Two RNAs folded together computationally: RNase P RNA and transfer RNA, 454 nucleotides in total.
It holds a member of the Rfam family "Bacterial RNase P class A".
Its mean pLDDT, the model's own confidence on a scale to 100, is 78.
[in-house]
RNA sequence: GAAGCCCGACAGGCGGUCGCCGCCCGGCUCGAAAGGGCCGGGGGGAGGAAAGUCCGAGCUCCGCAGGGCAGAGCGGUCCCUAACAGAGACCGGGAGUGAUCCCAGGGAAAGUGCCACAGAAAAUACACCGCCCCGCCGCAAGGUGGAGCAAGGGUGAAAUGGUGAGGUAAGAGCUCACCGCGCUCCUGGCGACAGGAGCGGCAGGGCAAACCCCGCUCGGAGAAAGGCCAAAUAGGGGAGGAUGAGGCGGCCCGCCUCGCUAGAACUCCCGGGUAGGCCGUUCGAGGUCCCUCGCAAGACGGACCCUGGAUACAUGGCCGCCGCCCCUCGCGCCGCAAGGAUCGAGGGGAACAGAACUCGGCUUACGUCGGACUUCGGCC
RNA sequence: CGGGGUGUAGCGCAGUCUGGUAGCGCGUUUGGUUCGGGACCAAAAGGUCAAGAGUUCAAAUCUCUUCACCCCGA
Numbered sequence: 001g002a003a004g005c006c007c008g009a010c011a012g013g014c015g016g017u018c019g020c021c022g023c024c025c026g027g028c029u030c031g032a033a034a035g036g037g038c039c040g041g042g043g044g045g046a047g048g049a050a051a052g053u054c055c056g057a058g059c060u061c062c063g064c065a066g067g068g069c070a071g072a073g074c075g076g077u078c079c080c081u082a083a084c085a086g087a088g089a090c091c092g093g094g095a096g097u098g099a100u101c102c103c104a105g106g107g108a109a110a111g112u113g114c115c116a117c118a119g120a121a122a123a124u125a126c127a128c129c130g131c132c133c134c135g136c137c138g139c140a141a142g143g144u145g146g147a148g149c150a151a152g153g154g155u156g157a158a159a160u161g162g163u164g165a166g167g168u169a170a171g172a173g174c175u176c177a178c179c180g181c182g183c184u185c186c187u188g189g190c191g192a193c194a195g196g197a198g199c200g201g202c203a204g205g206g207c208a209a210a211c212c213c214c215g216c217u218c219g220g221a222g223a224a225a226g227g228c229c230a231a232a233u234a235g236g237g238g239a240g241g242a243u244g245a246g247g248c249g250g251c252c253c254g255c256c257u258c259g260c261u262a263g264a265a266c267u268c269c270c271g272g273g274u275a276g277g278c279c280g281u282u283c284g285a286g287g288u289c290c291c292u293c294g295c296a297a298g299a300c301g302g303a304c305c306c307u308g309g310a311u312a313c314a315u316g317g318c319c320g321c322c323g324c325c326c327c328u329c330g331c332g333c334c335g336c337a338a339g340g341a342u343c344g345a346g347g348g349g350a351a352c353a354g355a356a357c358u359c360g361g362c363u364u365a366c367g368u369c370g371g372a373c374u375u376c377g378g379c380c
Numbered sequence: 381c382g383g384g385g386u387g388u389a390g391c392g393c394a395g396u397c398u399g400g401u402a403g404c405g406c407g408u409u410u411g412g413u414u415c416g417g418g419a420c421c422a423a424a425a426g427g428u429c430a431a432g433a434g435u436u437c438a439a440a441u442c443u444c445u446u447c448a449c450c451c452c453g454a
């Protein structure tokens, strides 16, 4: 210097001006009060992902004696946590020269199922080419019948341990050595597991993100949860109510309808629910710093801090200066040159994205800067 | 804010549960038939199975993530 890999930080700053949404204080005013309105002042106002809603919880209501079935999810070990499919450390396997990264990482001798095409055979094995021996035919090459074999070829993603030697008619764990595998024991480790010794000739391929088996976890619904206050109208209940009430009509008479103790109109009261309002709702598994413990995730303790909260949805717009990045130009400087750094001027750019009950994670989107490490190349 | 579903050829749909060949109808193209057109007959083309990963020998199908669209709930 170039590629790569991991970790961390920030998410432009200051000022002016015009606005938006909560909170606090003061004054005036309305009101019996609660509280409302207006004016002034102070202070605060998005994120690392606020997103997707993929997991896990808090909280609330419903259900529930206890247990089981069904169903769903998870799956190395230890540990952290309120909990988790999250995090840490380690173990095993895999990828990479490496830093480092990835793994749904229990069980395939409990059972069932599947393994297309090709191939002799795809899982109670089997023989296409082939190897070897014997008989017969043949001068021979070879053909044919029988018995043995699975080393080599061939098929396939996968063919019944691998390599080498011995052995044999040819072969074969048939025998031996090493590696792999299984069992037993010993040692180390909390454990996953690792190392060693002995025994066994090997014991039946893969798939469980196929059914399934084993172990663990799980009741359901979600702020439109849920709680409180509560208008008008209609309907319900209760009390009062007969000198009846209503309609036609300008008024009276008259006529019609309803009611007369099983009670109309009307008056008052009660309760449910709706509109509407308030709470839930922003102080919480909360944040920053320090000490101790722990490899770490994290935990105990102490001090300090209060930090968005709407309901049509606020957290913004404009201007100026400064800072950052890119491009162009210019004076001088360095360099043989290509070019480089500083300074100045002009122009352009600054991502992804907007809380709606709240947390812990995961995933996805995305700009810039810094640091550690790895590999390769160059120079001293 | 919460819940559910769909994505396969130009269009409408099967196939996904139970993994191995991607198919049906209409449409398109070519040829035939006809004086010509339609209908009919014969043949052909046309697919990154929404996208990206994983499991597997093998993925439209199984699993995860993302995207787009549709439906439901006061």
Stems, first nucleotide, its partner, number of pairs: 001376004006371005012322007020045002023042008047352001051363002054361005059222004071218005076090003080086001091105001092103004106213002111211002113207003128153002130149002133146005161179006180202001181200008226279004236270005244258005286305005292299002324349007333340002381453007390406004400437001408424005430446005